[in-house]
Parts: sequence; C1' cells; structure tokens
RNA sequence: CUCUUAUCUAGAGUGGUGGAGGGACUGGCCCGAUGAAGCCCGGCAGCCUGCAUUAAUUUGCAAGGUGCUAAUUCCUGCGGUAUUAACCGGAAGAUGAGAG
Repeated sequence: CUCUUAUCUAGAGUGGUGGAGGGACUGGCCCGAUGAAGCCCGGCAGCCUGCAUUAAUUUGCAAGGUGCUAAUUCCUGCGGUAUUAACCGGAAGAUGAGAG
C1' cells in the first nucleotide's frame, strides 16, 4: 500500500510544555492569543489479549498491544423516498483484527 471483516448518535482534563494553526479531502460551517498542532502527564473505552466462569465469544474482572479524548465520522459530495425540510442507503474516511 491492497484485500477481507466488525464498529463509528455513548464516554474521556479548569494539568504541564509549546507558540499558530486545526477539524482527512471538496464545498460549507466551526474551533483557536480567554492559547491551535505536536510532545508529556492524566483520563475514556474495552477491538485484540490475559485470568476466572459458562452448555455457549455466557458472564465478570484486569489493562499487556492498539485506539480515542469540541461539534453524529461536525455537515456535505453518489443514489432513493420526498420536496426550501426531513429520513434511509451507499461512497469516502477512521479504528481494531486477519491476510497478501
């Protein structure tokens, strides 16, 4: 990088450092010197994992490997129902696990 598969309306800081960007991309709309990204610490969750348990991946506990910690994945892009709206599905993206 590609493929398969599951999940994506919950949850999580009045901390330190840093010093202007950030929310993938498009178009919007937002966040940011009352301090962005990054890094450290803290926290959340429980995919893989470990332990116990069960008829059973049944239930519980832990937190080693990841992940996450503004806004539904912030909305949107393609299609359907519908018609200033709204809803549903898809694409794209993200994350885990497995394969090449």

RNAcentral holds the sequence, with entries from Rfam. Predicted 3D model of a 100-nucleotide RNA (SAM riboswitch aptamer (S box leader)) from Anaerosalibacter bizertensis. Taxonomically the source falls in Anaerosalibacter (Bacteria, Bacillati, Bacillota, Tissierellales). Of the family's consensus pairs, 97% are formed in the model.